A computed fold for a 585-nucleotide part of an RNA from Malus domestica, annotated as large-subunit ribosomal RNA, domain V. It matches the Rfam family "Bacterial large subunit ribosomal RNA". Model confidence (mean pLDDT): 80 of 100.
Context: one part of a larger RNA
């Protein structure tokens, strides 16, 4: 060097399973509810099946009665009209009966009797129940109608019968006929509406995001970032808007603000008036920026152009939008006029399409005339604010979960960086009785390391198993002990500090899953780290981190928790490489 056999598993980011954690999808499913929209059950009512007789209501109509303030022949409902009405077909009066009623009163009926009686005249706010008409309060009777209410009935309908009869021999099975009993126009059924159960069903539950969640934001305006045209991002830094104004618009004309200094009287900050310096510091309805002094700021006069029909040309721009605008026509305002004037010093003050409403209209009008409806011109209704607006209409939960994917994106490990961390060093104020540097060293400055906590998201999501212990390695030195020096504020002992040095060593035990930590007893000492926070195809399975269950808290609930408790499957015959032991050539 080649080649065996028996073993061990460090590596092949070993095998196995298109990761279950995490994220994404206008994926799925289970569950919940005061998410949305429905369905069923249930309930209420109308109609049908559905008939009869009473009683009692409502409405309308006919007849009849009813009524006392005081005064007054008297029990005057109010109003109108009206001088007569009624009577042998029996007036007044007496007696009796009935019902009404508040002592009075008064309607009706019977008998007797036989010729008048009631008004107009006087009193009263108002005059005759003398007569007539319509009418109001309360009541009585009758007819009609009714979507009212209640009771009763039986014939629909329902129920029961160890009644009877029948079927195919039997049956205390079942069906039919008849009979009997009970209920009864109810119930039940059909139909139309109202209400109403996550009982059930279908769905929704946004996006951005230094992973996701929580928080915040989503449109428009101004400035910076923005790199001297324009434009330009970020969960970059600052702020505003969702209007206001009939003058704060148009036009003509006039005027100068604010600040400092100063003079006079008043106790005085200030205010008023005057002088002076300075050119813009004030003002502009509101943010900021840009602008603006005989002005765009502050006044005054007259007014409505805060017009109708347009519009060449430009800016901006993916599109849709948005901005600007000479000029023409009409009829105005103001000004002596030239002129100016289609809102406001400018840039925010906002919403497409659909649909509906509303005003106008020399347009269309389903045979014709109209009309409905439509067209057309103008206006109005969205915090459609997730603001280029998915629907008229929508929240949660999943550890019972599932699929497609993602290392486009998190948790472990690695990597880059090194804020934080650890170590060293520089300057030396100061402490150290004196003396910066025996020792300590503020403020400030510079390095190294890659053990902490972060940041980033670069390999890995068709899987790199994640804490601790155990077993077994190896390595660093910034040295815990053992060896040797320097220095000391080193007398000695014991220390302090520092240099060389990694050869060897660096305990046992109690509590906790613990690393750590605390305690006990020793020791020369009981070092700091790395090794995929070394090591699970070596072990373990206490902890974290599935499914069961419970407590506390939160939630209406399903459920949730870096809260707690109990329970809970750790696969493997080694191909290569590596290693151990032992053969052959």
């Nucleotide at each position: 060097c080649c080649u065996g056999c028996a073993c061990c598993u460090g590596g092949a980011c070993a095998a196995a399973a298109a990761g279950a954690c995490c994220c994404u999808a206008u994926g799925a499913a289970g569950c919940u509810u005061c998410a949305c929209u429905g369905u069923u059950c249930c309930u209420u009512g109308g109609g049908a099946u559905u008939g009869a007789c009473u009683u009692u209501g409502g409405c309308c109509u006919u007849u009849c009665c009813u009524g006392a303030g005081c005064a007054g022949c008297u029990u005057a409902g109010g109003u109108g009209a009206a001088a007569g009405a009624u009577g042998a077909a029996g007036a007044a009066g007496a007696c009796c009966c009935c019902a009404u009623u508040u002592u009075g009163a008064a309607a009706g009926g019977g008998c007797u009797c036989g010729a008048g009686c009631c008004a107009u005249u006087a009193g009263u706010u108002a005059g005759a129940u003398a007569c007539c008409a319509a009418u109001g309060u309360g009541g009585a009777a009758g007819a009609g109608u009714u979507a009212g209410a209640a009771u009763u009935c039986u014939a629909a309908c329902c129920u029961u019968g160890u009644g009877u009869u029948u079927g195919g021999a039997c049956c205390u099975a079942c069906g039919g006929g008849c009979c009997a009993a009970g209920g009864g126009a109810c119930a039940g059924u059909c139909u139309c509406a109202g209400g109403u159960a996550g009982a059930c069903a279908g769905u929704u539950u946004u996006u951005a995001u230094u992973g996701g969640g929580c928080a915040u934001a989503a449109g428009c305006c101004u400035c910076c970032u923005a790199a001297a045209a324009g434009g330009u991002a970020a969960c970059g830094g600052a702020g505003g808007c969702g209007u206001g104004c009939a003058a704060a618009g148009g036009u003509u004309u006039c005027c100068u603000c604010g600040a400092g200094c100063u003079a006079g009287a008043c106790c005085g900050a200030g205010g008023u008036u005057g002088g002076u310096u300075a050119u813009c510091g004030a003002g502009u309805g509101c943010a900021a920026a840009a602008g603006u002094a005989g002005a765009a700021a502050a006044g005054a006069g007259c007014u409505u152009g805060a017009c109708u029909g347009c519009a060449a040309g430009a800016c901006c721009u993916a599109c849709c939008c948005g901005u600007u605008a000479a000029g023409c026509a009409g009829g105005g305002a103001u000004a002596a006029a030239a002129g100016u004037u289609g809102g406001c010093c400018u840039u925010a003050g906002u919403g497409a399409u659909u649909u509906g409403a509303u005003g106008g209209u020399g347009c269309c009008a389903a045979g014709u005339g109209g009309a409905a409806g439509g067209g057309u011109c103008g206006u109005c209704g969205u915090u459609c604010a997730a603001a280029g607006g998915a629907u008229a209409a929508a929240a949660g939960u999943u550890a019972c979960u599932u699929u497609a994917g993602g290392g486009a994106u998190a948790a472990c490990a690695g990597g880059c960086u090194g804020a934080u961390c650890u170590u060293c060093c520089c300057c030396a104020a100061g402490a150290g009785u004196u003396c910066a540097c025996a020792u300590c060293g503020a403020u400030g400055a510079g390095a190294a390391g890659g053990u902490u906590u972060u940041a980033c998201a670069c390999c890995u999501c068709g899987a790199u198993u994640u804490u601790g212990g155990u077993u077994c390695u190896u390595c660093c030195c910034c040295a815990c002990c053992c060896a040797g020096g320097g220095u000391u504020g080193u007398a000695g002992u014991a220390u302090g500090u520092u240099c060389c040095a990694a050869g060897g060593g660096u305990u046992g035990u109690g509590c906790u899953a613990u690393u750590u930590g605390c305690g006990c007893a020793u020791u020369a000492a009981a070092g700091c780290a790395g090794u995929a926070c070394g090591u699970g195809a070596g072990c373990u399975a206490g902890u974290u981190u599935c499914a069961a269950a419970a407590u506390g808290u939160c939630g209406u609930g399903a459920g949730a928790c870096a809260a707690u408790u109990c329970g809970g499957u750790c696969c493997a015959u080694a191909u290569c490489u590596g290693g151990u032991a032992u053969g052959g050539g």